Transfer RNA from Candidatus Nanosyncoccus alces, 72 nucleotides, folded computationally. It was read from a public genome assembly.

[in-house]
RNA sequence: UGGGGUGUCGCCAAGUGGUAAGGCAGCGGGUUCUGGUCCCGCCAUCCGUGGGUUCGAGUCCUACCACCCCAG
Repeated sequence: UGGGGUGUCGCCAAGUGGUAAGGCAGCGGGUUCUGGUCCCGCCAUCCGUGGGUUCGAGUCCUACCACCCCAG
């Protein structure tokens, strides 16, 4: 420098154009003498950044940024 891949909550991770599942952690409560276990509830206006397409974008297009792989 060229090609490819990945980027979603504190961590892991699903999401196929119609408004973001789940697990761990955290917070509140129940249970318990206390802790743990178990049970209930809460927890993503912003999905790496900026543009674009669309009635509607995490999803499609585009340029960047970061990391990983391949080639030189």

Its Rfam family is "tRNA". It is annotated as a transfer RNA.